[in-house]
The part of an RNA shown here (large-subunit ribosomal RNA, domain IV) has 330 nucleotides and comes from a Gammaproteobacteria bacterium. Lineage of the source: Bacteria > Pseudomonadati > Pseudomonadota > Gammaproteobacteria. The sequence was found in a public genome assembly.
Context: one part of a larger RNA
RNA sequence: UUAUGUUGAAGGAACUCGGCAAAAUGACUCCGUAACUUCGGGAGAAGGAGUGACUCUAUAAAGGCAACUUUAUGGAGUUGUCACAAAAUCGGGGACAGCGACUGGUUAUCAAAACCACAGGUCUCUGCGAAUUCGUAAGAAGAUGUAUUGAGGCUGACGCCUGCCCAGUGCUGUAAGAUUAAAGGAAAAGGUUUUUUGGCCUUGACCCUAACUCCCAGUAAACGGCGGCUGUAACUCUGACGGUCCUAAGGUAGCGAAAUUCCUUGGCAUUUAAUUGGUGUCCUGCAUGAAUGGCGUAACGACUGUCCCACUGUCUCCAACAUAAGCUCA
Numbered sequence: 001u002u003a004u005g006u007u008g009a010a011g012g013a014a015c016u017c018g019g020c021a022a023a024a025u026g027a028c029u030c031c032g033u034a035a036c037u038u039c040g041g042g043a044g045a046a047g048g049a050g051u052g053a054c055u056c057u058a059u060a061a062a063g064g065c066a067a068c069u070u071u072a073u074g075g076a077g078u079u080g081u082c083a084c085a086a087a088a089u090c091g092g093g094g095a096c097a098g099c100g101a102c103u104g105g106u107u108a109u110c111a112a113a114a115c116c117a118c119a120g121g122u123c124u125c126u127g128c129g130a131a132u133u134c135g136u137a138a139g140a141a142g143a144u145g146u147a148u149u150g151a152g153g154c155u156g157a158c159g160c161c162u163g164c165c166c167a168g169u170g171c172u173g174u175a176a177g178a179u180u181a182a183a184g185g186a187a188a189a190g191g192u193u194u195u196u197u198g199g200c201c202u203u204g205a206c207c208c209u210a211a212c213u214c215c216c217a218g219u220a221a222a223c224g225g226c227g228g229c230u231g232u233a234a235c236u237c238u239g240a241c242g243g244u245c246c247u248a249a250g251g252u253a254g255c256g257a258a259a260u261u262c263c264u265u266g267g268c269a270u271u272u273a274a275u276u277g278g279u280g281u282c283c284u285g286c287a288u289g290a291a292u293g294g295c296g297u298a299a300c301g302a303c304u305g306u307c308c309c310a311c312u313g314u315c316u317c318c319a320a321c322a323u324a325a326g327c328u329c330a
Stems, first nucleotide, its partner, number of pairs: 001325008010316002014314001019311001027051005036041001038157001052079012080084001092309007099301002104116002120155006132141003158296004163226003168223002170219004177214002184207002188203006227245005254288001255285001266282006
């Protein structure tokens, strides 16, 4: 000096991206316990008190003929230490917000999460030799199941809800119509052979004709989309109201500087002595928005952000000690 530990005056997060690390809490008994809530929880909430040894005594149980002994739970008193759960083991707590309901799973070997899954919701296909999947096939899974089945997609407990658009792209339907391939029928023309009323070869108008496509409908918890300009109210501002253009329809309820806000450290309030942070509110939403789910939500989380109490060598500012290594000498 480094590593691992122990201790530390006064202060107590001033450290730092961030209380990272450490400290603190810790057992049992008794008292006591808020908001909120899906009435189960929250809850060991929080916050307090007690705990040794000895003597006497009460109750209960067991053993014993009895005296009494043991165990458990109480009551009264005495007594020692700085310290009685004397060691080890052994929750720090609270408040607000975001995300995800939860338990669970995940990047073997830098990521455990807000990712995945999930119960629940919904849509589509599926009538059984089912759909779907594997296989060239035979065959097999589905299933020794039968629509309360099975398969696929999306969403993701629960509560309140889930608006408008079918023009585009898909999908479904459609006994009409249009277009169209081969095949089939077939007028006609040309070549060749000529004994021929013919045979053979080539071209072939026209007729008939499937799916697809066109056309016409339906369908958004299918893929997706959800506007400008301009005038207007007895100060001003704003614009309930009007005009006009475009569109398939012009974003409804909610939420909103947000895990989304560029300008931006937005404005106001609160928190601080001081805050690009946090929370509440406003809405001017660059570029929110409803199962690509919207907004809430008790409980839960080695998740993320902020604050408070306790606590501390994280720090002001370092020091001492123990052990190990390192250095010098032998």